This is a predicted structure of a 147-nucleotide part of an RNA (small-subunit ribosomal RNA, 3' minor domain) from a Chloroflexota bacterium. The coordinates come from a structure-prediction model, not an experiment, and the mean pLDDT is 84. The sequence was found in a public genome assembly. Its Rfam family is "Bacterial small subunit ribosomal RNA". Gene Ontology terms of the family: ribosome and structural constituent of ribosome. NCBI's taxonomy places the organism under Bacteria, Bacillati, Chloroflexota.
[in-house]
Context: one part of a larger RNA
RNA sequence: CACCGCCCGUCACACCACGAAAGCCGGCAAGACGCGAAGGCGCUGAGCCAACCCCUCGGGGAGGUAGGUGACGAGCGUCGGGUUGGUGAUUGGGGUGAAGUCGUAACAAGGUAGCCGUACGGGAACGUGCGGCUGGAUCACCUCCUU
Numbered sequence: 001c002a003c004c005g006c007c008c009g010u011c012a013c014a015c016c017a018c019g020a021a022a023g024c025c026g027g028c029a030a031g032a033c034g035c036g037a038a039g040g041c042g043c044u045g046a047g048c049c050a051a052c053c054c055c056u057c058g059g060g061g062a063g064g065u066a067g068g069u070g071a072c073g074a075g076c077g078u079c080g081g082g083u084u085g086g087u088g089a090u091u092g093g094g095g096u097g098a099a100g101u102c103g104u105a106a107c108a109a110g111g112u113a114g115c116c117g118u119a120c121g122g123g124a125a126c127g128u129g130c131g132g133c134u135g136g137a138u139c140a141c142c143u144c145c146u147u
Base pairs, nucleotide, nucleotide: 003110005107008103009102011100013097014096015095016094018092019091020090023087024086025085026084027083028082031079032078033077034076035075039072041070042069043068044067047065048064049063052061053060054059113134114133115132116131117130118129119128120127121126
């Protein structure tokens, strides 16, 4: 490269990341209940025991111990939750991409001024109603300021 300009959205194609999703698979920390090893501890200990005490030398006592048992207990199991990650048919928008499709919404009064909020409607940009703003062009008038 200056209106043969700029530019908006749907749709189509490709790629990228993300969200939702019946579920599926894990991680983490804990809870309730059940089972409960080793182990020390508590209780018991009629079996067993050299040291200490008594003894009439038979034994008795104290103490210990095998065993029994109880609470604790690693862990395992059952149950229902918490939290966090992966995956998931399908689905939703988003981003990006020389020459795709449909229209032309915005930028000039952009050809219905535009924009904001809201409601309804519509292939799409959008349209219409109501309220608001001027960051609207044009014309006239008024007020103020400057020369």